[in-house]
RNA sequence: AACAUCUCUCGGGGCAGGGUGCAAAUCCCUACCGGCGGUGAUGCUCCCGCUCAUUGAGCGGGGCUUAGCCCGUGACCCGGAUCUUCCCGCGUUGACGCGGUGAGAUCCGGUGGAUUCGGUGAAACUCCGGAGCCGACAGUAAUAGUCUGGAUGGGAGAGAGAUGGG
Numbered sequence: 001a002a003c004a005u006c007u008c009u010c011g012g013g014g015c016a017g018g019g020u021g022c023a024a025a026u027c028c029c030u031a032c033c034g035g036c037g038g039u040g041a042u043g044c045u046c047c048c049g050c051u052c053a054u055u056g057a058g059c060g061g062g063g064c065u066u067a068g069c070c071c072g073u074g075a076c077c078c079g080g081a082u083c084u085u086c087c088c089g090c091g092u093u094g095a096c097g098c099g100g101u102g103a104g105a106u107c108c109g110g111u112g113g114a115u116u117c118g119g120u121g122a123a124a125c126u127c128c129g130g131a132g133c134c135g136a137c138a139g140u141a142a143u144a145g146u147c148u149g150g151a152u153g154g155g156a157g158a159g160a161g162a163u164g165g166g
Base pairs, nucleotide, nucleotide: 003164004163005162006161007160008159009158010157017029018028019027031146032145033135034134035073036072037071038070043064044063046062047061048060049059050058051057052056068133069132077110078109079108080107081106082105083104084103085102087100088099089098090097091096115131116130117129118128119127137149138148139147
């Protein structure tokens, strides 16, 4: 150092302007936004080595870094198993047992949206340029990625610390 256990902190952005209408941040025109990890040909020029032969340039390696629509993953929803528990019924003197029902925790599984064209190049769905597309559930004076709510929740994960660890 890896690794293990524990603790703490952090961990999501966005309808401005206009139209119609009794009514719309929900429809229409237009506007705006992009969780987490990975990959990575971009960027930084931070570190090491080498070359040129000089104060910079090039090459190789390392570090940090570039994707809403490439891979995986989280919130929401559905199901299963185990455990805990409320209530009800039956049996029992009782402890308790059996059956039903609701809730919670942990684990497992399911569901879950979207991209192409051109350029450069050895290589690009990530770079550059163009044109597209997508976005849980419930609520609402009218259909919601952007409002309100579950949510002062959960969470992929990120960072720090403590103990163990050679």

Predicted 3D model of a 166-nucleotide RNA (FMN riboswitch aptamer (RFN element)) from a Paenibacillaceae bacterium. Its mean pLDDT, the model's own confidence on a scale to 100, is 78. The model forms 100% of the base pairs in the Rfam consensus. Rfam family: FMN riboswitch aptamer (RFN element). Rfam's curators write: The RFN element is a highly conserved domain that is found frequently in the 5'-untranslated regions of prokaryotic mRNAs that encode for flavin mononucleotide (FMN) biosynthesis and transport proteins.